[in-house]
RNA sequence: UGGGUCGGCAAGACGGUCGCGUCGGUUGCGGCAUCCGCAAGGGUGGGGCGACCGCCGAGGAACGUCCGGGCUCCGCAGGGCAGGACGGUGGGUAACACCCACCCGGAGCAAUCCGCGAGAAAGUGCAACAGAGAGCAGACCGCCACUGGCGCAGGCCAGGGGUAAGGGUGAAACGGUGGUGUAAGAGACCACCAGCGGUCCGAGUGAUCGGGUCGGCUGGGUAAACCUCGUCCGGAGCAAGAUCAACAGGGAACGCCAAGGCUGCCCGCCGAGUUCCCGGGUAGAUCGCUAGAGGGCUGCGGCAACGUAGUUCGUAGAUAGAUGGCCGUCGAAGGUGUGAAAGCACUGGAACAGAACCCGGCGUAUUAGCCGGCCCAUUCA
Numbered sequence: 001u002g003g004g005u006c007g008g009c010a011a012g013a014c015g016g017u018c019g020c021g022u023c024g025g026u027u028g029c030g031g032c033a034u035c036c037g038c039a040a041g042g043g044u045g046g047g048g049c050g051a052c053c054g055c056c057g058a059g060g061a062a063c064g065u066c067c068g069g070g071c072u073c074c075g076c077a078g079g080g081c082a083g084g085a086c087g088g089u090g091g092g093u094a095a096c097a098c099c100c101a102c103c104c105g106g107a108g109c110a111a112u113c114c115g116c117g118a119g120a121a122a123g124u125g126c127a128a129c130a131g132a133g134a135g136c137a138g139a140c141c142g143c144c145a146c147u148g149g150c151g152c153a154g155g156c157c158a159g160g161g162g163u164a165a166g167g168g169u170g171a172a173a174c175g176g177u178g179g180u181g182u183a184a185g186a187g188a189c190c191a192c193c194a195g196c197g198g199u200c201c202g203a204g205u206g207a208u209c210g211g212g213u214c215g216g217c218u219g220g221g222u223a224a225a226c227c228u229c230g231u232c233c234g235g236a237g238c239a240a241g242a243u244c245a246a247c248a249g250g251g252a253a254c255g256c257c258a259a260g261g262c263u264g265c266c267c268g269c270c271g272a273g274u275u276c277c278c279g280g281g282u283a284g285a286u287c288g289c290u291a292g293a294g295g296g297c298u299g300c301g302g303c304a305a306c307g308u309a310g311u312u313c314g315u316a317g318a319u320a321g322a323u324g325g326c327c328g329u330c331g332a333a334g335g336u337g338u339g340a341a342a343g344c345a346c347u348g349g350a351a352c353a354g355a356a357c358c359c360g361g362c363g364u365a366u367u368a369g370c371c372g373g374c375c376c377a378u379u380c381a
Stems, first nucleotide, its partner, number of pairs: 001377009010367001012330007020057002023054007032045005059352001063363002066361005071237004083233005088102005103117001104115004118228002123226002125222002140167002142163003146159005175193006194218001196215008241287004249278006260270003294313008334347005
């Protein structure tokens, strides 16, 4: 310098102006409740609609709602079935499908990355095309002896057989190499190697690794196919849920000069209305609601994830849903022009998106950009 790989940071700053929302303060308007009063009127209270002032006001993913928890209500003696999730080992955590470290396998020269990492030797199922044959297989070509025929002969043809060494097909053809053996061959037998199982020794908490020995010689893939084994799991969700509570409903009393109806009058009955009580809890209001497994720094423990102690920081809480627009100044990297260079001039902040009970993760989207570790190649010293 080029390429690769892994990780981290930021998501403009300041000012002006207009606008939106929560909260607080001051204040205006109209009305309500209650108290005092004969009345006029006055006091108190909370709320409504405004005005002005002040403070604060989205994210790294607020997103998808895919996992895990807190919280709330319902359910629950105990056990089982069904269903679901997870699946190397050890650790972290409130918990997880997340994170860390390690093991095994695979890719890469390497840094590093990938595996939804139990069981295919319990059973069932599945596998295109090609090929003679695809699961305790298979005789297409080839090889081999035998029998028959032909030929002087080398040999040729036919038949029923043997054979998995060679060819050919395929992703895959039932261990590999060499030898013995044989008519030709074959784990048929032997040596070594690979793999599997048993057993012993050593290292490790463990997955696992290293080594010895014995055995039969070898029993392909697929479990995000059914299935088997092990571990874990009650359901619904802030529209959870809690409190208050109009209207409507039920009951009781009053009903006199006292709505009205039966009825012209009296009695009686019904009954508007007024007052009180009752239950359930609709509209609505309030709470839940934002300080929480919280962030930063330092020390200590740990390889790390993380834990722990001290210190410090800190104002979104809407409810059809506020957090925005414009202008000015500054301006890093980068880009363009100029220049031998230094420099100078111009340009230069975009994207994805947006709280709705709260956290921990994962996944996905995305930008002007910046920084660092490691690996490989090349050049120079």
Bacterial RNase P class A from Terrimesophilobacter sp., 381 nucleotides, folded computationally. The gene name in the source record is rnpB. It matches the Rfam family "Bacterial RNase P class A". It is annotated as a ribozyme. NCBI's taxonomy places the organism under Bacteria, Actinomycetota, Actinomycetes, Micrococcales, Terrimesophilobacter.